[in-house]
RNA sequence: GGGGGUAUGGCGCAGCUGGGAGCGCGUCUGACUGGCAGUCAGAAGGUCAGGGGUUCAAGUCCCCUUAUCUCCA
Numbered sequence: 001g002g003g004g005g006u007a008u009g010g011c012g013c014a015g016c017u018g019g020g021a022g023c024g025c026g027u028c029u030g031a032c033u034g035g036c037a038g039u040c041a042g043a044a045g046g047u048c049a050g051g052g053g054u055u056c057a058a059g060u061c062c063c064c065u066u067a068u069c070u071c072c073a
């Protein structure tokens, strides 16, 4: 320098053919317990890496950029 992959709540990840943003763990509150742990109930938490484009509508399609992993040289 060129090719490919990845980027979604605090962490690990899902999201099929463009229309609902979700799961597990963790966090917070409450109940059970003398307390801890644990279980149950509920809640908070996301500019979907950044910018632009297409579309009635984009996490999802296209382009550029950034970060990171990997392959080739």
Stems, first nucleotide, its partner, number of pairs: 001072007010025004019056001027043006049065005

Predicted 3D model of a 73-nucleotide RNA (transfer RNA) from a Clostridia bacterium. Lineage of the source: Bacteria > Bacillati > Bacillota > Clostridia. Rfam family: tRNA. Rfam links the family to the GO term triplet codon-amino acid adaptor activity. The family's RNA type in Rfam is transfer RNA. The sequence was found in a public genome assembly. Its mean pLDDT, the model's own confidence on a scale to 100, is 83.